[in-house]
RNA sequence: AACUAUAGCUCAGUGGUAGAGCAAUCGACUGCAGAUCGAUAGGUCACGAGUUCAAAUCUCGUUGGUUCCU
Numbered sequence: 001a002a003c004u005a006u007a008g009c010u011c012a013g014u015g016g017u018a019g020a021g022c023a024a025u026c027g028a029c030u031g032c033a034g035a036u037c038g039a040u041a042g043g044u045c046a047c048g049a050g051u052u053c054a055a056a057u058c059u060c061g062u063u064g065g066u067u068c069c070u
Stems, first nucleotide, its partner, number of pairs: 001067005008022004016053001024040005046062005
């Protein structure tokens, strides 16, 4: 100096109701399990300010992580 921080994990979401896959729980199916199918739960969107009717999203700062230059 640049990039990055969103569910347990990996990641979408380019100003107007926060989502997917995997994982978890319950149910169906099965002699039991697995696979498959259905449903449910799980988020102060890293933190603090600002702009705006409205911010995960734009601006500034702080903190953590990754990378580069000297």